[in-house]
Predicted 3D model of a 71-nucleotide RNA (transfer RNA) from a Candidatus Micrarchaeota archaeon.
RNA sequence: GGAGGUAUAGUCUAAUGGUAGGACGACAGAUUGACAUUCUGUAAACAGGAGUUCGAUUCUCCUUACCUCCA
Numbered sequence: 001g002g003a004g005g006u007a008u009a010g011u012c013u014a015a016u017g018g019u020a021g022g023a024c025g026a027c028a029g030a031u032u033g034a035c036a037u038u039c040u041g042u043a044a045a046c047a048g049g050a051g052u053u054c055g056a057u058u059c060u061c062c063u064u065a066c067c068u069c070c071a
Base pairs, nucleotide, nucleotide: 001070002069003068004067005066006065007064010024011023012022013021018054026042027041028040029039030038047063048062049061050060051059
């Protein structure tokens, strides 16, 4: 330099164009003499920009970061 792939809560991981789910973790409550366990609830995320579309995490393009291959 060329080609391909990945990017979603603090962490891991789903979602084949129609209100972004789950697990762990965090917080609050219940339970307990106390802690732990258990149960209930709450908050928290689509890498950035543009385009297509009535509607984009999803499709297209560019950028950024990382990974792989070729040279």
Annotation: The source organism's lineage runs through Archaea, Nanobdellati and Microcaldota. It matches the Rfam family "tRNA". About the family: Transfer RNA (tRNA) molecules are approximately 80 nucleotides in length. It was read from a public genome assembly.